[in-house]
Context: one part of a larger RNA
RNA sequence: UUGGGUUUAAAGGGUGCGUAGGCGGCUUUUUAAGUCAGGGGUGAAAGACGGUGGCUCAACCAUCGCAGUGCCUUUGAUACUGAAGAGCUAGAUUACACUAGAGGUAGGCGGAAUGUGACAAGUAGCGGUGAAAUGCAUAGAUAUGUCACAGAACACCGAUUGCGAAGGCAGCUUACUAUGGUGUCAAUGACGCUGAGGCACGAAAGCGUGGGGAUCAAACAGGAUUAGAUACCCUGGUAGUCCACGCCCUAAACGAUGAACACUCGAUGUUAGCGAUAUACAGUUAGCGUCAAAGCGAAAGCGUUAAGUAUUCCACCUGGGGAGUACGCCCGCAAGGGUGAAACUC
Numbered sequence: 001u002u003g004g005g006u007u008u009a010a011a012g013g014g015u016g017c018g019u020a021g022g023c024g025g026c027u028u029u030u031u032a033a034g035u036c037a038g039g040g041g042u043g044a045a046a047g048a049c050g051g052u053g054g055c056u057c058a059a060c061c062a063u064c065g066c067a068g069u070g071c072c073u074u075u076g077a078u079a080c081u082g083a084a085g086a087g088c089u090a091g092a093u094u095a096c097a098c099u100a101g102a103g104g105u106a107g108g109c110g111g112a113a114u115g116u117g118a119c120a121a122g123u124a125g126c127g128g129u130g131a132a133a134u135g136c137a138u139a140g141a142u143a144u145g146u147c148a149c150a151g152a153a154c155a156c157c158g159a160u161u162g163c164g165a166a167g168g169c170a171g172c173u174u175a176c177u178a179u180g181g182u183g184u185c186a187a188u189g190a191c192g193c194u195g196a197g198g199c200a201c202g203a204a205a206g207c208g209u210g211g212g213g214a215u216c217a218a219a220c221a222g223g224a225u226u227a228g229a230u231a232c233c234c235u236g237g238u239a240g241u242c243c244a245c246g247c248c249c250u251a252a253a254c255g256a257u258g259a260a261c262a263c264u265c266g267a268u269g270u271u272a273g274c275g276a277u278a279u280a281c282a283g284u285u286a287g288c289g290u291c292a293a294a295g296c297g298a299a300a301g302c303g304u305u306a307a308g309u310a311u312u313c314c315a316c317c318u319g320g321g322g323a324g325u326a327c328g329c330c331c332g333c334a335a336g337g338g339u340g341a342a343a344c345u346c
Stems, first nucleotide, its partner, number of pairs: 003318004007300002012314001014201004021194003025088007033081002035077008049065006091191001092188003095184006103177007110154001114150007125136002162169002206247006216240001220236004258313003262309002266291009295302002319346003328339004
């Protein structure tokens, strides 16, 4: 490389948008580039293959024939692909009406809890644990009440719910903004799918500058436990956790399952619509779940939300260790990230 694969054995890029490229709906006309057929030329000799012959045979040699991927040229064919033209509406998009939601950004407001402060009242403990101790407390703590302040998170509703491309999103409300679904089948008329590079987004932790700092809490200190205890438990506690702006760019970024389209028994729950007078039953479209026929699978299991049957495009894998290391390059303030070997060894 071919082949075979990628839920769990090695292997789906964290996610989207999109460039080049690859692939692409129905009808028709022209063309004849690909494609197919016929003719011609070329395809050196030697070699290979087949026949015959010469050295006693063979190797070897001679001679004749065949073969020869392909390339050029010419005459045709026109189903498919391409190119050019014309048309269509089943893909795609738009319009109109209705509808859904923790989708996003910015502002305002709220109550509970926590902590702190002040005051009141009150007295000897509180706290913590398996048991304790460190700690707090007669300089009046804890518990109780009133008031005030601060920061962060939003109980119940809450769900196998919903929304978002993923990361993710949850008190209430306002403004701005994006999206999905359904119905009509009105408009455009293939405008599509995928997507190497590229660009954007990307939890937590971390970094820079400036704020903020209630809680919790790496580091750290002390108390315990223990043979020891640089831990698990306890008392404290700083970065951080929060905000603004700028970086970082990684995760078991998981459904460990790339995207798109078509097809393939059913049962049941649920969310949002639709049509009908109708809260019932049934139907239908788009989701979210459970079970299961065929089929698939090494099995576990998957099963119209496929891991089934097929197609298109991208990404990735090729024994374990060495190693996601070294070196080089790119990116980064740094931490580090991306790309990514070999020797050697089993």
This is a predicted structure of a 346-nucleotide part of an RNA (small-subunit ribosomal RNA, central domain) from a metagenome. The full RNA is in RNAcentral, with records from SILVA. Rfam family: Bacterial small subunit ribosomal RNA. Its family is annotated with structural constituent of ribosome and ribosome in the Gene Ontology. The coordinates come from a structure-prediction model, not an experiment, and the mean pLDDT is 87.